About this RNA
The RNA shown here (transfer RNA) has 77 nucleotides and comes from an Alphaproteobacteria bacterium. The organism belongs to Alphaproteobacteria, within Bacteria.
């Protein structure tokens, strides 16, 4: 250096192709049950999608760059 891919609640994933306003486990908070823990069940809260900037009535998504991680390959050694 050139390619590729990933980046979304605290963590782990889904959603992106086809743009309509963000979901699931799991953990976390209340309340019941329980002498307590654990464990069930109902209820909640929490992210606006690495970042910037464009296109659109509308971007997580489509388009340019930019970070950052992984991988392959090249070139030193």
């Nucleotide at each position: 250096c050139g390619g590729a891919g990933u980046g979304u609640a605290g963590c782990u994933u889904a959603g992106c192709c086809u743009g309509g306003u963000a979901a699931a486990g799991c953990g976390c908070u209340u309340g019941c049950u329980u002498c307590g823990g654990g464990a069930g069940c109902a209820a909640g809260a929490g992210a606006g999608c690495g970042g910037a900037g464009g296109u659109u009535c509308g971007a997580a998504u489509c388009c340019u760059c930019u970070c950052a991680c992984u991988c392959c390959g090249a070139c030193c050694a």
Rfam family: tRNA. Rfam classes the family as a transfer RNA.